[in-house]
The prediction has a mean pLDDT of 80. This is a predicted structure of a 149-nucleotide RNA (FMN riboswitch aptamer (RFN element)). Of the family's consensus pairs, 96% are formed in the model. It was read from a public genome assembly, where an Rfam model found it.

RNA sequence: AUACAUCUUCGGGGUAGGGUGAGAUUCCCGACCGGCAGUAUAGUCUGCGAGCGCUGUCAAAGGCGCAUGAUACGGUGCGAUUCCGUAACCGACGGUAACAUACGCGUUAUGAUCAUACGCGUAUGAAGUCCGGAUGAGAGAAGAUAUGA
Repeated sequence: AUACAUCUUCGGGGUAGGGUGAGAUUCCCGACCGGCAGUAUAGUCUGCGAGCGCUGUCAAAGGCGCAUGAUACGGUGCGAUUCCGUAACCGACGGUAACAUACGCGUUAUGAUCAUACGCGUAUGAAGUCCGGAUGAGAGAAGAUAUGA
């Protein structure tokens, strides 16, 4: 320096403090976090990974299908939705549930009817940060072996 192959290692972070309560990192106030490649340095641009189903197999690899969030303004500059400043926004699947919605029942409440509020029950939904799949998988990163000079 080089292209293919094999192997090794690495490869995701985060509720401080306070409120209510019998019980909440789930509610309320507030706090905190940001995988990989590309590109003027990116959670929000482009692409990829992570999830689920089917298929395949002894088990895998692989194949097919589905799902897949979110940014503006101002400044500098040749160039930045990437830097600086300001203000925003977003977060897979399963579990837990004091919250939300709907319905039912009781009390409010009677001579009879009703508003409203509260309580209970049922259904559905509800955590980026907790628990679990996961000592997993993975985009990829680094290195070794090899060959040539």